[in-house]
Predicted 3D model of a 398-nucleotide RNA (Bacterial RNase P class A) from a Pseudomonadota bacterium. It matches the Rfam family "Bacterial RNase P class A". Rfam classes the family as a ribozyme. The model forms 96% of the base pairs in the Rfam consensus. It is recorded under the gene name rnpB. The RNAcentral record of the sequence draws on ENA.
RNA sequence: CCAGAGGGUCGGGCGGCCGCGGCAUCCCGCAAGGGCUGACGAGGAAAGUCCGGGCUCCACGGAAAGACGGUGCCGGGUAACGCCCGGCGGACCGGCGAGCGAUUGCCGGUUUAGGGACAGUGCCACAGAGAACGGACCGCCUGAGGCCAUGGCCAAGGGCAAGGGUGAAAAGGUGCGGUAAGAGCGCACCGCGCGCGCCGGCAACGGCCGCGGCACGGCAAACCCCGCCGGGAGCAAGACCGAAUAGGGGCGGCAUGGCGCAAGCCGGGGCUUUUCCGGCCCGCCGCCCGGGUUGGUUGCUGGAGGCCGCGAGCAAUCGCGGUCCUAGAGGAAUGGUCGCCCAUCCCCGCGCUACGGCUCGGGGUGGACAGAACCCGGCUUACAGACCCUCUGGCGAU
Numbered sequence: 001c002c003a004g005a006g007g008g009u010c011g012g013g014c015g016g017c018c019g020c021g022g023c024a025u026c027c028c029g030c031a032a033g034g035g036c037u038g039a040c041g042a043g044g045a046a047a048g049u050c051c052g053g054g055c056u057c058c059a060c061g062g063a064a065a066g067a068c069g070g071u072g073c074c075g076g077g078u079a080a081c082g083c084c085c086g087g088c089g090g091a092c093c094g095g096c097g098a099g100c101g102a103u104u105g106c107c108g109g110u111u112u113a114g115g116g117a118c119a120g121u122g123c124c125a126c127a128g129a130g131a132a133c134g135g136a137c138c139g140c141c142u143g144a145g146g147c148c149a150u151g152g153c154c155a156a157g158g159g160c161a162a163g164g165g166u167g168a169a170a171a172g173g174u175g176c177g178g179u180a181a182g183a184g185c186g187c188a189c190c191g192c193g194c195g196c197g198c199c200g201g202c203a204a205c206g207g208c209c210g211c212g213g214c215a216c217g218g219c220a221a222a223c224c225c226c227g228c229c230g231g232g233a234g235c236a237a238g239a240c241c242g243a244a245u246a247g248g249g250g251c252g253g254c255a256u257g258g259c260g261c262a263a264g265c266c267g268g269g270g271c272u273u274u275u276c277c278g279g280c281c282c283g284c285c286g287c288c289c290g291g292g293u294u295g296g297u298u299g300c301u302g303g304a305g306g307c308c309g310c311g312a313g314c315a316a317u318c319g320c321g322g323u324c325c326u327a328g329a330g331g332a333a334u335g336g337u338c339g340c341c342c343a344u345c346c347c348c349g350c351g352c353u354a355c356g357g358c359u360c361g362g363g364g365u366g367g368a369c370a371g372a373a374c375c376c377g378g379c380u381u382a383c384a385g386a387c388c389c390u391c392u393g394g395c396g397a398u
Base pairs, nucleotide, nucleotide: 001394002393003392004391005390006389007388008387009386010385012341013340014339015338016337017336018335020041021040023038024037026035027034028033043369047380048379050378051377052376053375054374055234056233057232058231068230069229070228071227072226073087074086075085076084077083088114089112090111091110092109093108094107095106096105097104098103115225116224120223121222122219123218124217137164138163139160140159141158142157145154146153147152148151172190173189174188175187176186177185191214192212193211194210195209197208198207199206200205238298239297240296241295248289249288250287251286252285253284254283257266258265259264268282269281270280271279272278305324306323307322308321309320310319311318312317342367345364346363347362348361349360351358352357
C1' cells in the first nucleotide's frame, strides 16, 4: 500500500429565498379566524409487529388438577424476556505432534433450540438382499450327490458379517491370536456404557480408579413424556365535558262538544260496519329527564433516558459524580430551490508506475434504506457511502 473478517461511530455540511406543523408573546376582529415575531420540529432502523415490560380497562373467592400455548445444558446480567455475557458438552475445519493402526494430545477457528429414544406410538425417501428382537445380493468355507476324468466342473444342504456393493445411516474399531472359513470367540489397546467410588469445580461437567465383552442404530424443529412459565384486550386502552337534528321516557295542554239545578266532571285523532268495553296505529304544542353520535379536553411524553469521568467486573452490566435533555398534532408537518464545499461515480489531459493503479488540473453526475402516531428493553429485516479500533493474509522498502 492492497484485500478481507469482527466491533464501534456517522449516515452530507454552511448560507440565502420560499413553504409546512403545533407552541409562546403581541396585534386586528363581536366571533369564526387572520397577521407579526421568536425558538423548536424523525430514525438507526421511526419498519416487521416477533418476544418481554410499563400504563389502562375488563374478568376473577383461594388452592390444586386438566386443556391450550410457550419454553428447555450451567452460571451470571436485567424491571423482565424466547434477549445479552461468560462457561460446559457436541459437531466440523486448520496447524503442530504421538501411535503399525483404531484413535488421541496441544493450539486456533467456525457452529450449536443442547431435558428424555429401556413410558408408549410412529417414521427412516431413493438406492439396496436387508433400515431394526434384527441383514446372505456378490462373496468365503464346508459339502450329500452327479459328470468328465485324476484334475477339474456342476451342485442340494449347512456354516460365516472377514471382504465387495447400496446408502445420510448396515448391528463398535485397530492389531495379534484363533478358525474349515469366520466371529468379542480370546487377548491388548482405542472407543462406549455403568458406579450413590475418589478428586477438582457454585454448577453444567472434567480427571482418575474400578467394573462390564459391549447390551436394544437414528429421528422428539414427529406425536408424546417430564420440569418450568402463561387470565383477556389494547391509547381506536381509558377518563371528563357535551350542540343542532333525529330518536327514548315523564308531566301538562290539544273541540264549535257532552253530562249536571249548581259547584263541577269528562273529552287529541284514526281503524276495528253502528254503540259500550277492549285491542291496534298515528300524532301536534310546551316543559323536564336521561343515553348516544359529530365535536372538544385529557391520557401525551422527563424516561428501567443520553453523554463524559472515576470505580467494580473476563464480559454482559452495575455503582457514584458531573452535564445535557424543546416532535408529540388530527391520517399525520419536518419540504422545495439556488450558491459554495465534501464524499461517490464517469470522462479528458500532463506526469509517475512494481502495469494492478496513483498524484495533479479541468468538466459532468449528484447522496442509501427509509417517515414518529402511548412509552420503554430486545430480536429480525433494509441500507449508497465515510471514518475509527483490533486481527488475518499478500506485496514492497528498511